[in-house]
Molecule: RNase P RNA; transfer RNA
Organism: Dehalococcoidia bacterium
RNA sequence: CAAGGAGACCGGGCGGCCGCUGCCCCGGGUUUAUCCGGGGGAGAGGAAAGUCCGAGCUCCACCGGGCAGGGUGCUGGGUAACGCCCAGGCGGGGCAACCCGACAGCUAGUGCCACAGAAACACUCCGCCCCGGUGAGCGAAGGCGAAUCGGGGUAAGGUUGAAAUCGUGAGGUAAGAGCUCACGGCCCCGGCGGUGACGUCGGGGCGGGUAAACCUCACCUGGAGCAAGGCCAAAUAGGGGGACACAAGGUGCCCGGCCUGUCCCUGGGUUGGCCGCUUGAGCCCGGUGGCAACGCCGGGCCUAGAGAGAUGGUCGCCGUCCCGAUGAGCGAGAGCGAAUCGGGAUACAGAACUCGGCUUACAGGUCUCCUUGACCC
RNA sequence: GGCGACGUAGCCAAGUGGUCUAAGGCGGAGGUCUGCAAAACCUCUAUUCGGCGGUUCGAAUCCGCCCGUCGCCUCCA
Numbered sequence: 001c002a003a004g005g006a007g008a009c010c011g012g013g014c015g016g017c018c019g020c021u022g023c024c025c026c027g028g029g030u031u032u033a034u035c036c037g038g039g040g041g042a043g044a045g046g047a048a049a050g051u052c053c054g055a056g057c058u059c060c061a062c063c064g065g066g067c068a069g070g071g072u073g074c075u076g077g078g079u080a081a082c083g084c085c086c087a088g089g090c091g092g093g094g095c096a097a098c099c100c101g102a103c104a105g106c107u108a109g110u111g112c113c114a115c116a117g118a119a120a121c122a123c124u125c126c127g128c129c130c131c132g133g134u135g136a137g138c139g140a141a142g143g144c145g146a147a148u149c150g151g152g153g154u155a156a157g158g159u160u161g162a163a164a165u166c167g168u169g170a171g172g173u174a175a176g177a178g179c180u181c182a183c184g185g186c187c188c189c190g191g192c193g194g195u196g197a198c199g200u201c202g203g204g205g206c207g208g209g210u211a212a213a214c215c216u217c218a219c220c221u222g223g224a225g226c227a228a229g230g231c232c233a234a235a236u237a238g239g240g241g242g243a244c245a246c247a248a249g250g251u252g253c254c255c256g257g258c259c260u261g262u263c264c265c266u267g268g269g270u271u272g273g274c275c276g277c278u279u280g281a282g283c284c285c286g287g288u289g290g291c292a293a294c295g296c297c298g299g300g301c302c303u304a305g306a307g308a309g310a311u312g313g314u315c316g317c318c319g320u321c322c323c324g325a326u327g328a329g330c331g332a333g334a335g336c337g338a339a340u341c342g343g344g345a346u347a348c349a350g351a352a353c354u355c356g357g358c359u360u361a362c363a364g365g366u367c368u369c370c371u372u373g374a375c376c377c
Numbered sequence: 378g379g380c381g382a383c384g385u386a387g388c389c390a391a392g393u394g395g396u397c398u399a400a401g402g403c404g405g406a407g408g409u410c411u412g413c414a415a416a417a418c419c420u421c422u423a424u425u426c427g428g429c430g431g432u433u434c435g436a437a438u439c440c441g442c443c444c445g446u447c448g449c450c451u452c453c454a
Base pairs, nucleotide, nucleotide: 001373002372003371004370005369006368007367008366009365010364012318013317014316015315016314017313018312020043021042023040024039025038026037027036028035029034045348049359050358052357053356054355055354056353057225058224059223060222062257063256064255065254066253067252069221070220071219072218073217074088075087076086077085078084089103090101091100092099093098104216105215109214110213111210112209113208125158126157127154128153129152130151131150132149133148134147137144138143166184167183168182169181170180171179185206186205187204188203189202190201191200192199193198229275230274231273232272239266240265241264242263243262244261248260249259250258268453269452282301283300284299285298286297287296288295289294319346320345321344322343323342324341325340326339329336330335378450379449380448381447382446383445384444387403388402389401395434404422405421406420407419408418409417427443428442429441430440431439
C1' cells in the first nucleotide's frame, strides 16, 4: 500500500428571529380553584421501531394435586429472569485473522418415504450358483449335454431413485455374503483424563432416512394487561330479561379445601380531574475479584413525562461526503495532487407504565487490534 | 398504546407435506352456433400461493424474520 477479519463509537456544530410541552420563581386580576404577564432552567434514539422473548408492577379473594396445553433443547457459568450473554466442546466454512450452527433421542414405540423401481422394511424382476425331472443332440460305451420345468441358495453385478441393507480392497466360496482380515464410519460396554459436553485406549456388535412427523427424555410454565388498576366529581333508569341455590363463578378438564348473590345478555349516562407516572435490576468515575459475561466496594449525578398527543420552522455561517472546472507542487513518465470556485447530498426514524435482550432499518464517518499478500529499509 | 386474526388469478375461495400440469365459481379474452345477439358448449386466463431465509429427497402447507390488511379493548351505575 492492497484485500479482508473483529470490537468500540459518532451520526451534524454555532448564532439570529418566530413558536411548542412540563417544572421553578416573581408580579397582577379576586382569598382558593384558575387566568394573564415577565424571568430562569429542562425537553427523543441507537434503534424510541417490530411487539419476537424475558421480567417488574396491577387486578383476577386464596391454596393444593393430577391431566391436557404451551415453550426450551451440546456442556458449564452469568443474570431478577430469558429463547439473551460469556467461556468451552463437537460439526461445517475460510490460506488465515475469524465466522456460522433449532447441536438431545429413529437401537423405546408408531407413522410417512409421492413418481420410478423387483424391493423404501424386511425384499428375488433380470442375473449368478446348486440339486432333481424331462431331454434336442453327440459318443462304440461309461457318459457329456443345449433347452425347459420344479425346488433351493445368493443382496456381488444390472435397473430405479434423494436414499438400496456400512464404504473400499483382499481372502474365502458352488455362487455369494462382516463369513474373515486391513483401513475408515456408526452403536454399545468398560478403563483413564475432564465439574461437564467430550477426548483417548481396549473389548463387543453392525437392518436405511425423517422428530422445524406423532412421540420419548430433561427442565420451565396460572390468566390478563397501564385502555392494568385506584380515588374524586358529573349525569342516568343503583333499570329490564335470563341462568341457577342438590347451583354458578374463580383461564381448558377433573378432584379436594376455601370464598361469594354470582354469572350472561340487553338498555341508559359521561367523554371531566387526580394518582399509577417516572429514583430506576438507573447513569458516570475510581478500586477490586473473575479468562469473560458479570459481581462487590467507594464517590459523584438527577437526565422528557404529553393525553389529538410538545421536543419544531426559517435564515446566515461552518463542518463532512460526492461530482465538475482551474491547478501550486512531486515524478523520467503514466500519473498523484495542496489550494480555490461552482453544483449536489447530509440517512433510518421519532418516547406514551418501566426495564433486560433479540431482530429489522440506517446517507456518511472515526478509532483500536488482528490476518494474508506485495514493495522498501 | 395494548391484544388477536388473516394474506392463494381482477373478485369469491378449496387445498394442512407428494400422481409432472395448484380444485371450483364469478368475471375477462378467443372460438362454435346465429341474419345479429343472448343462452349453451369448447379453449385460454396463477412464469407459483404477501416477501426473504431455513428444515426436508420434496414446502401453498412445517419453522424463523420482515411487509400489509382487518377486528377488539375507556369510565359510571